The RNA shown here (c-di-GMP-I-GGC riboswitch aptamer) has 92 nucleotides and comes from Geobacter sp. AOG1. The model forms 95% of the base pairs in the Rfam consensus.
[in-house]
RNA sequence: CUUGAAAAGGGCAAACCGUCCGAAAGGACGGGACGCAAAGCCGCUGGCCUAAGUCCUCCGCACAACGGGAUAUGGCAGCAGGGAUGCCAAGC
Numbered sequence: 001c002u003u004g005a006a007a008a009g010g011g012c013a014a015a016c017c018g019u020c021c022g023a024a025a026g027g028a029c030g031g032g033a034c035g036c037a038a039a040g041c042c043g044c045u046g047g048c049c050u051a052a053g054u055c056c057u058c059c060g061c062a063c064a065a066c067g068g069g070a071u072a073u074g075g076c077a078g079c080a081g082g083g084a085u086g087c088c089a090a091g092c
Stems, first nucleotide, its partner, number of pairs: 001091004011036002016031006034078001041083002044081003047076003053071005
């Protein structure tokens, strides 16, 4: 530097359940394992999820609520790319 077939010591933990936080998406902790060689870290690019607030809109008119639409400043690092780093082994 490349690779993850075999090996050793191991590591993480999807769905689901419980408690808590949150408007939600989602998150924290405990249980639990579908999977993972960076499923360790960073929302930088694209993508995806949510819409409290804001704006628009509907209801004869006006105002408000409800409903509908748009929107991230909220999220997803276990969607892909990127960034800085890292254990073991094999090959060069």